[in-house]
Predicted 3D model of an 83-nucleotide RNA (c-di-GMP-I riboswitch aptamer) from a Bacillota bacterium. NCBI's taxonomy places the organism under Bacteria, Bacillati, Bacillota. The model forms 95% of the base pairs in the Rfam consensus. Model confidence (mean pLDDT): 88 of 100. The sequence was found by an Rfam model in a public genome assembly.
RNA sequence: CUCCGAUAAUGGCAAACUUGGCGAAAACCAAGGACGCAAAGCCACGGGUCUAAAGCAUUCGCCAGGACAGCCGGGUUGCCAAA
Numbered sequence: 001c002u003c004c005g006a007u008a009a010u011g012g013c014a015a016a017c018u019u020g021g022c023g024a025a026a027a028c029c030a031a032g033g034a035c036g037c038a039a040a041g042c043c044a045c046g047g048g049u050c051u052a053a054a055g056c057a058u059u060c061g062c063c064a065g066g067a068c069a070g071c072c073g074g075g076u077u078g079c080c081a082a083a
Stems, first nucleotide, its partner, number of pairs: 005080001012037002017032005035070001041076003045073003048068003055062002
């Protein structure tokens, strides 16, 4: 230095749920709250998942240009550091 990575240290993030906001919805934002997380920092590039306003169809429905990075892979940056 690289990989790996802990019942270590320092800090960090924050699921469900609640309240408020926002949105057609999924979701997101703020506050509270902690299930968890070594990238649970960032990027929708591949797969996947959610929603379906507009559009198409007019009967069931279909559809992302809207979302999810805390589903998996990939890219990129980064703290500590024992065995």